[in-house]
Context: one part of a larger RNA
RNA sequence: GAUUGAACGCUGGCGGUAUGCUUAACACAUGCAAGUCGAACGGAAACGAAACUAGCUUGCUAGUAGGCGUCGAGUGGCGGACGGGUGAGUAACGCGUAGGAAUCUGCCUGAUAGUGGGGGAUAGCCCGAAGAAAUUCGGAUUAAUACCGCAUAAUCUAUUCGUAGUAAAGUGGGGGACUUUCGAGCCUCACGCUAUCAGAUGAGCCUGCGUAAGAUUAGCUAGUUGGUAGGGUAAAAGCCUACCAAGGCAACGAUGUUUAGCCGGCCUGAGAGGGUGAACGGCCACACUGGAACUGAGACACGGUCCAGACUCCUACGGGAGGCAGCAGUGGGGAAUAUUGCGCAAUGGGCGAAAGCCUGACGCAGCAACGCCGUGUGAGCGAUGAAGGCUUUAGAGUCGUAAAGCUCUGUCAAAUGGGAAGAAUUUUGACGGUACCAUUAGAGGAAGCCCCGGCUAACUCCGUGCCAGCAGCCGCGGUAAUACGGAGGGGGCAAGCGUUGUUC
Numbered sequence: 001g002a003u004u005g006a007a008c009g010c011u012g013g014c015g016g017u018a019u020g021c022u023u024a025a026c027a028c029a030u031g032c033a034a035g036u037c038g039a040a041c042g043g044a045a046a047c048g049a050a051a052c053u054a055g056c057u058u059g060c061u062a063g064u065a066g067g068c069g070u071c072g073a074g075u076g077g078c079g080g081a082c083g084g085g086u087g088a089g090u091a092a093c094g095c096g097u098a099g100g101a102a103u104c105u106g107c108c109u110g111a112u113a114g115u116g117g118g119g120g121a122u123a124g125c126c127c128g129a130a131g132a133a134a135u136u137c138g139g140a141u142u143a144a145u146a147c148c149g150c151a152u153a154a155u156c157u158a159u160u161c162g163u164a165g166u167a168a169a170g171u172g173g174g175g176g177a178c179u180u181u182c183g184a185g186c187c188u189c190a191c192g193c194u195a196u197c198a199g200a201u202g203a204g205c206c207u208g209c210g211u212a213a214g215a216u217u218a219g220c221u222a223g224u225u226g227g228u229a230g231g232g233u234a235a236a237a238g239c240c241u242a243c244c245a246a247g248g249c250a251a252c253g254a255u256g257u258u259u260a261g262c263c264g265g266c267c268u269g270a271g272a273g274g275g276u277g278a279a280c281g282g283c284c285a286c287a288c289u290g291g292a293a294c295u296g297a298g299a300c301a302c303g304g305u306c307c308a309g310a311c312u313c314c315u316a317c318g319g320g321a322g323g324c325a326g327c328a329g330u331g332g333g334g335a336a337u338a339u340u341g342c343g344c345a346a347u348g349g350g351c352g353a354a355a356g357c358c359u360g361a362c363g364c365a366g367c368a369a370c371g372c373c374g375u376g377u378g379a380g381c382g383a384u385g386a387a388g389g390c391u392u393u394a395g396a397g398u399c400g401u402a403a404a405g406c407u408c409u410g411u412c413a414a415a416u417g418g419g420a421a422g423a424a425u426u427u428u429g430a431c432g433g434u435a436c437c438a439u440u441a442g443a444g445g446a447a448g449c450c451c452c453g454g455c456u457a458a459c460u461c462c463g464u465g466c467c468a469g470c471a472g473c474c475g476c477g478g479u480a481a482u483a484c485g486g487a488g489g490g491g492g493c494a495a496g497c498g499u500u501g502u503u504c
Base pairs, nucleotide, nucleotide: 001504002503004501006500007499008498009497010496013375014374015373016372017371019368020367021333026331027330028329030328031327032326035078036077037076040075041074043071044070047069048068051064052063053062054061055060056059085286086285087284094211095210096209097208098207099206100205103203104202108199109198110197111196112195113194114193115192116150118148119147126139127138128137129136130135156165157164158163170191171190172189173188174187175186178185179184212258213257219249220248221247224246225245226244227243228242229241230240231239261283262282263281264280265276266275267274268273288309289308290307291306292305311322312321313320314319339365341364342363343362347361348359349358350357351356378408379407380406381405388399389398390397391396412445414440415439416438417437418436422431448493449492450491451490452489453474454473455472459488460487461486462485463484469476470475
């Protein structure tokens, strides 16, 4: 000099745009953050519309009749493996880079073929029971795109190459003839479903090289290293087991210890390099702590399950409930870090045929000079060089055209009126009566901080008297201190200025 997720002191007009718990991966009250589909299903708890019937208080109750719009709870499907958070762990194929072969891949795209015929249950509802509750049990009954056989099937699987085995589900819209048990069958279209091949995307696995410190850590290793057989996985493999052999790593630093998420990047520097890994993007790991699997295309799963533990809460003492490192917010810790806000209008995501619903992702608003950028705090004229302050050799000098005064302007702010784009040719705007535009009045509402011995731009007076104090280094202060404190003057930067910390 540059830098900063900064903090502290003094000060503080406006706008834009980024950023904002670096500490306790400490504990959390409350609300919200993942649902959706009635065009899969049996149904009807709530709400609504109209029609009819009855009672009547004349617009209310009950019913016809789940008949309609819809829809609580439930079965079923898809999604809760994305999005969002954090950096505890990890010195590792974790990450970066370059390769590899023994794999899987829901939704999506292309292609081929199929979608025939049956069955038994079970939630819900109803009845009953246990319990304070969470919840659970028994009986009867019922549906499906839930579940299970049968049929058919190869370019799939297995194979001794002869063969053998393996699937499915319907729903909605429209419709002329024909059939009809009046439900429908049937035809057609759309969305589905099954099998196989291929693609795309995503993921798993292996390897070369690179990836912190110290030798005041020198030896480490028994599934350890390799083989055979078996098991196991989507898949190679000691991944696992049995047997056999005795290997494997290490001074080119094994093993143990300490520290640490890695990278694109960011800061600095002429570069080489050094430091760093906030925000944004990629990967990894974690979700109260430890362990485990289930479901599923995908998890060993933040707002799923089970077990154990610590902690908190409820309890009728028998037993139960919970997990903010999601968004806000609270306590605590700390030098220190924001609102229990608005909206799904946009972008994106989930579900749905769609309308739409959900979305603390996201878009916005609020708070903070925390950073960067822009802009203002006025302009011109104005010498009796006013008053006043300070200094003085007492003549004057200086603050100083500075002020006053005169003439103007109207940025920002204010008031009044108008008022967007962002919306995707209909509808739909949180932001927002915002940005912006016009008019109005009026210099009015808007300057501080640090420094002045040398380094280093800027000097005098008074007070103090090795005291009080200053100080980045050298050093100032013991009676004339340009170095302490005040004043006047001056210098620097400026809505900031200094100090402290960090890095080069």